[in-house]
RNA sequence: AACAGAGUAGAAAGCAGUGAGUUCAAGUGUCGGGCAUACAGGGAGUUGAUGCCCGAACGAAAACAUCUCCGCGCAAAUCCCAUCCGCGCGGAACGGUUGCUGUGCUGCUUUCGCAUCCCGCUGGC
Repeated sequence: AACAGAGUAGAAAGCAGUGAGUUCAAGUGUCGGGCAUACAGGGAGUUGAUGCCCGAACGAAAACAUCUCCGCGCAAAUCCCAUCCGCGCGGAACGGUUGCUGUGCUGCUUUCGCAUCCCGCUGGC
């Protein structure tokens, strides 16, 4: 010297926790345009990554009634009135449960991971 290797930002999947939305169209993803930021220890850096803005086409699913709540009726002390409780019937606006959304965030695990160029680091000789 050849060769091999380490390591970033971050990305994906699974699991757990906790939220949002569920028809005034959210959120995610896609397409077009613009801007910004970051990219192994150092430097450079894209047609790649991430974020934001504008525009476009798409795009979610609701169900249930144990609880809870609402309405109506009945009913209780000697009687009348009343109805916290009790019984029955009906319902679901607010809660609840189960779903749904290429759903947000956090944690853990696994996998992938500096397009590329120059130098450096470790092994090796």
A computed fold for a 125-nucleotide RNA, annotated as THF (Tetrahydrofolate) riboswitch aptamer. The prediction has a mean pLDDT of 76.